[in-house]
RNA sequence: AUCUUAUCAAGAGCAGGUGGAGGGACUAGCCCGAUGAAACCCGGCAACCGGCGUAUCUUACGCACGGUGCUAAUUCUUGCAGGAGCAUGCUGCGACCCAUGCAGAUGAUUCCUGACAGAUGAGAG
Numbered sequence: 001a002u003c004u005u006a007u008c009a010a011g012a013g014c015a016g017g018u019g020g021a022g023g024g025a026c027u028a029g030c031c032c033g034a035u036g037a038a039a040c041c042c043g044g045c046a047a048c049c050g051g052c053g054u055a056u057c058u059u060a061c062g063c064a065c066g067g068u069g070c071u072a073a074u075u076c077u078u079g080c081a082g083g084a085g086c087a088u089g090c091u092g093c094g095a096c097c098c099a100u101g102c103a104g105a106u107g108a109u110u111c112c113u114g115a116c117a118g119a120u121g122a123g124a125g
Base pairs, nucleotide, nucleotide: 002124003123004122005121006120007119008118013042016041017040018039022032023031024030026079028077029076043071044070045069048067049066050065051063052062053061054060055059075117080114081113082112083111084110085109086107087106090104091103092102093101
């Protein structure tokens, strides 16, 4: 590299330092950025693993000492499938015609669910 598994709607500096132009994985969007991007340091958040403590002790709760992680926007939205709604025109049914109604297709549209992809932890290798 890859595989397994858990989590991804909350939280964290709008007077912190260095740094200087980029960044938000990728696609398409839409955003952030010289009123200062990435990165590093400090601070903070959380509590996955270890550790410690308590208890009704194969577990739960707490602390936050060690190892990670995270610190704009839901994993910023989206990409595949299904479902529900809505909309306009179209097709069919029905009808003398129009409107209404029913069915189908479509989507420039909204929402929901599940995949895919990605991120992080722990384990395997």
Background:
This is a predicted structure of a 125-nucleotide RNA (SAM riboswitch aptamer (S box leader)). The sequence was found by an Rfam model in a public genome assembly. Model confidence (mean pLDDT): 79 of 100.